This is a predicted structure of a 352-nucleotide part of an RNA (small-subunit ribosomal RNA, central domain) from an uncultured bacterium. Rfam family: Bacterial small subunit ribosomal RNA.

Context: one part of a larger RNA
This record gives sequence, C1' cells and structure tokens, in this order.
RNA sequence: CUGGGCGUAAAGGGUGCGUAGGCGGUGCGGCAAGUCUGGUGUGAAAUCUCCCGGGCUUAACCCGGAGCGGUCAUCAGAAACUGCCGUGCUCGAGUGUGGGAGAGGAGAGUGGAAUUCCCGGUGUAGCGGUGAAAUGCGUAGAUAUCGGGAGGAACACCAGUGGCGAAAGGCGGCUCUCUGGACCACAACUGACGCUGAGGCACGAAAAGCUAGGGGAGCAAACAGGAUUAGAUACCCUGGUAGUCCUAGCCCUAAACGAUGAAGACUUGGUAUAGCGGGUCCAAAUCCCGCCGUGCCGGAGCUAACGCGAUAAGUCUUCCGCCUGGGGAGUACGGUCGCAAGGCUGAAACUC
Repeated sequence: CUGGGCGUAAAGGGUGCGUAGGCGGUGCGGCAAGUCUGGUGUGAAAUCUCCCGGGCUUAACCCGGAGCGGUCAUCAGAAACUGCCGUGCUCGAGUGUGGGAGAGGAGAGUGGAAUUCCCGGUGUAGCGGUGAAAUGCGUAGAUAUCGGGAGGAACACCAGUGGCGAAAGGCGGCUCUCUGGACCACAACUGACGCUGAGGCACGAAAAGCUAGGGGAGCAAACAGGAUUAGAUACCCUGGUAGUCCUAGCCCUAAACGAUGAAGACUUGGUAUAGCGGGUCCAAAUCCCGCCGUGCCGGAGCUAACGCGAUAAGUCUUCCGCCUGGGGAGUACGGUCGCAAGGCUGAAACUC
C1' cells in the first nucleotide's frame, strides 16, 4: 500500500467561490507515451525450487545443470482502450430573445395597533400579584376611563402542509431607488468551454461575547427584595443593570441537523401543493399533459433494526472530507489566529 465504513452505533467539513491535482460526452484521421505481442541483451555469486544428473554406504551436506527472479535496456510490430495532435458534432455546459412568480440582498422614506412615560379632564380607595400571600404602587389622588404629547422596539389578520436564499429557521407592515439568482417557453448562437476540489479566499446577520460612539419603550443574565422550603445562592412574585436596537470594527462557534458532502446516469406507482408552459374551451373555471420545486404514502431493492424508497439510505461512476474501542481529552505541549473571551490544529503516560 491493500480492508471495512460515515441518517440514529466512531465517522459528511457550517457554507460557497475557486488554485494545484484527480476525473471527463460523441465521429473521423494521425502519432505510438501508457498498453499488448515477438526477437535480442542483461538480470554476479550464494540463497530458493513436488525439476534433472552426479559425489560422500544414505540423508543432511556438497558439485554440475535447469528453472525462478526486473515498473530493466534495446529493436521490430499491433492500434481496440487511455493519452497526445488535428478536424468535426450537439445531447453536457454556457449565451441570446420573450415571459410570469417570489418575506432574495442593500439604502432611504413612511403607516397603524399595542406597551411605557409625561400633561390635562372625569373619578375614589384601592391597585397589583399568587396555589395562597407578601415585597411593590396609591389620599402628594394610583388602578379604571377620555383627550393630547414623547420615545423605542416589533410588525396582528393576510399566513399556508406556501414562497425566496448557496448556507446561516437567514428573510414577513407599506412605498421608492439600486441590485443578485432561480424557473418556463423558443430553440437563434458558442462548440466539451465540464465535474470535483488538498491548500487558499470569501460569507457565517442563530444566539452569546468584545471595542468605540449613539439609543434605550418593552423584555431581561447579574443584582436587590418578597415568598416557598429542613435549607432554596432555584422554580413563583415585585423591582432591576449589562444586553437585546442603530453605526463602524472584531469574534467564527452551534443539536450551523435532513444528525444524510458535491455532480451525473439509471430504476414500478399513488396523492397534495407553489411557479411556468401546452392541450380542452368563445372566454373563464374545471380537467389532461410537460418542466422545475416543496410534502405525504408506498413497490422492488437496501438496512442490525428503526426506517429510506426518483428530494434514495436502491443500482452505478468521479472527486473531496472524515472514522478505526471507552476514559484520560477536544485536555496538555507546540504552532497559528484573536483586544479579550477564546477559536483552529491536536497528543501521550496511565487506566478499563
């Protein structure tokens, strides 16, 4: 090196772009590097061999021969496959034209409901809270109710088993500006331009956390008080600061999950739904068909079982990542990144 694996047993990288590398559709012609065939040369001796012959009475042992032993060298040849060169093709990939859908991204503006606070009116003895209470608020007029104002944060209904996004459960009031992608139809254009991707780069806006400045309604770690309790550094209650929000910059983690890497091909079905197109039809609705997505059920097959089942965990191909008993340990040490918190990389002794 060779094995077996990775939904739940150990194991898919959080995600994308992409370098090297690996792999790569179809026709024809050429070359002959890989590949294959043959010749020649060489492959020391010893060793090795159910091989042949010989010498010690035999054997071990020894001698002679043969065989074995190389991704070897060189020459000649073959041309299916791989490769290389040339020239084509269009189904892979991409471009174009025409469409409709969408909470895709960034910025600016704007709207109503609600909570809180402030001012004013009405009004009076309570309110609040709980299992029950108390702390707390209220005769300096609270709670309730009406009017006015301020400010911050989030967008009820629509709302869906729905949509968009490469991922991040990331994106939901409305309007405008800028902007990315997917999908459908036509088949006009290019002509393999492709797939994967060690390093690398970028995103990582789940939350928490950090730096500077702003903001602060509600909520609320810490903290304080009231209860509960044997105790109660909790669960419940009254308060409440960071934080939650904005701008700029860091952090880079997660049950970052479908616990299921990406791409391609093939393999009975049923049903629901979003988008687009075609047919039916005067039109719409309905129904039928196609493509692309999102779900459920289920066949063969697979699976230890559970289950998966054209959105595969089925049958195959290519490339990457990862696993190899439990604990020690995601620790120590070193390196590297970070302001820090810490992240990434990542052992051993010992022990069962």